Record summary
The RNA shown here (Guanidine-I riboswitch aptamer) has 110 nucleotides and comes from Cohnella sp. CIP 111063. Its Rfam family is "Guanidine-I riboswitch aptamer". About the family: This family represents a conserved RNA structure found upstream of the ykkC and yxkD genes in Bacillus subtilis and related genes in other bacteria. RNAcentral holds the sequence, with entries from Rfam. Its mean pLDDT, the model's own confidence on a scale to 100, is 77.
RNA sequence: GGAAUAGGCCCCUAGGGUUCCACGGCGCGUCGAGCGCCGGUUCGGUCCGAGAGGGGCGCAUCCGCCCUUAAGAGGCAGGAUGGACACGGAGGGAUAAAAGCCCGGGAGUA
Repeated sequence: GGAAUAGGCCCCUAGGGUUCCACGGCGCGUCGAGCGCCGGUUCGGUCCGAGAGGGGCGCAUCCGCCCUUAAGAGGCAGGAUGGACACGGAGGGAUAAAAGCCCGGGAGUA
RNA backbone atom coordinates (compact mmCIF):
# COMPACT_ATOMS: atom_id res chain seq x y z
C1' G A 1 0.00 0.00 0.00
C1' G A 2 -3.63 -3.72 -0.84
C1' A A 3 -7.02 -7.93 0.16
C1' A A 4 -10.77 -10.21 3.24
C1' U A 5 -16.87 -14.46 4.12
C1' A A 6 -17.85 -21.15 5.03
C1' G A 7 -12.22 -15.31 4.35
C1' G A 8 -7.70 -12.27 7.51
C1' C A 9 -4.70 -11.19 11.90
C1' C A 10 -3.39 -11.44 17.22
C1' C A 11 -3.31 -13.97 22.16
C1' C A 12 -3.86 -18.76 24.32
C1' U A 13 -4.45 -24.13 24.54
C1' A A 14 -4.42 -29.47 22.83
C1' G A 15 -0.18 -31.09 20.67
C1' G A 16 5.20 -30.97 18.93
C1' G A 17 10.20 -31.78 18.72
C1' U A 18 15.49 -30.49 20.49
C1' U A 19 18.76 -24.89 17.73
C1' C A 20 19.68 -22.29 22.51
C1' C A 21 19.18 -22.48 28.04
C1' A A 22 18.38 -25.81 31.97
C1' C A 23 18.63 -30.90 33.79
C1' G A 24 21.03 -35.92 33.78
C1' G A 25 25.39 -39.21 32.54
C1' C A 26 30.70 -39.71 31.20
C1' G A 27 35.31 -37.23 30.83
C1' C A 28 38.97 -32.94 30.88
C1' G A 29 40.66 -28.81 33.87
C1' U A 30 45.32 -25.04 37.70
C1' C A 31 39.87 -29.82 40.11
C1' G A 32 38.74 -23.05 39.94
C1' A A 33 35.95 -20.32 36.30
C1' G A 34 34.59 -23.48 32.93
C1' C A 35 35.08 -26.93 28.52
C1' G A 36 34.01 -31.44 25.44
C1' C A 37 30.91 -35.75 24.23
C1' C A 38 26.19 -38.29 24.94
C1' G A 39 20.82 -38.19 26.30
C1' G A 40 14.06 -35.54 24.33
C1' U A 41 12.66 -43.01 26.84
C1' U A 42 14.49 -35.22 30.22
C1' C A 43 6.51 -34.14 33.03
C1' G A 44 11.31 -27.79 32.43
C1' G A 45 12.31 -22.36 30.04
C1' U A 46 12.99 -20.12 24.92
C1' C A 47 10.79 -21.93 20.26
C1' C A 48 6.75 -24.17 16.53
C1' G A 49 1.47 -24.72 17.01
C1' A A 50 -4.76 -26.08 15.10
C1' G A 51 -10.31 -25.39 8.72
C1' A A 52 -12.90 -29.09 11.71
C1' G A 53 -10.05 -26.11 19.83
C1' G A 54 -10.94 -21.26 23.15
C1' G A 55 -10.89 -15.84 23.30
C1' G A 56 -10.32 -11.08 20.96
C1' C A 57 -9.68 -7.66 16.96
C1' G A 58 -10.47 -6.24 12.21
C1' C A 59 -13.72 -6.80 7.83
C1' A A 60 -18.90 -6.73 5.32
C1' U A 61 -24.26 -5.28 5.61
C1' C A 62 -28.18 -2.68 8.13
C1' C A 63 -29.84 0.79 11.99
C1' G A 64 -28.82 5.06 15.21
C1' C A 65 -25.97 9.47 16.21
C1' C A 66 -22.13 13.49 14.58
C1' C A 67 -20.55 16.64 10.32
C1' U A 68 -22.75 18.62 5.54
C1' U A 69 -28.13 23.49 2.68
C1' A A 70 -29.10 18.51 0.88
C1' A A 71 -26.75 14.27 -0.98
C1' G A 72 -22.14 11.96 -0.86
C1' A A 73 -17.61 11.09 1.46
C1' G A 74 -16.02 10.77 6.48
C1' G A 75 -16.43 9.87 11.92
C1' C A 76 -18.48 7.10 16.72
C1' A A 77 -14.55 2.16 23.08
C1' G A 78 -22.70 3.01 19.51
C1' G A 79 -26.18 -1.41 18.40
C1' A A 80 -27.58 -5.70 15.57
C1' U A 81 -26.53 -9.31 11.92
C1' G A 82 -22.84 -12.39 8.96
C1' G A 83 -19.13 -16.17 11.43
C1' A A 84 -24.01 -22.20 10.16
C1' C A 85 -21.99 -27.29 9.32
C1' A A 86 -17.51 -30.07 9.31
C1' C A 87 -15.65 -37.78 9.16
C1' G A 88 -10.80 -37.51 6.74
C1' G A 89 -5.64 -40.95 5.20
C1' A A 90 -1.05 -42.36 3.05
C1' G A 91 2.75 -39.52 1.18
C1' G A 92 5.55 -35.12 0.77
C1' G A 93 7.52 -30.06 2.62
C1' A A 94 9.71 -26.25 5.98
C1' U A 95 12.49 -25.24 10.31
C1' A A 96 17.70 -27.33 14.42
C1' A A 97 13.81 -30.98 14.56
C1' A A 98 8.86 -32.49 14.85
C1' A A 99 3.62 -31.83 15.15
C1' G A 100 -4.00 -31.09 14.78
C1' C A 101 2.06 -26.35 11.16
C1' C A 102 2.03 -26.19 5.25
C1' C A 103 0.36 -29.24 0.72
C1' G A 104 -5.28 -29.53 3.03
C1' G A 105 -12.55 -27.72 4.28
C1' G A 106 -6.84 -31.62 -0.32
C1' A A 107 -7.30 -37.40 -2.05
C1' G A 108 -11.18 -40.00 -0.28
C1' U A 109 -15.92 -40.88 2.88
C1' A A 110 -21.45 -40.51 4.01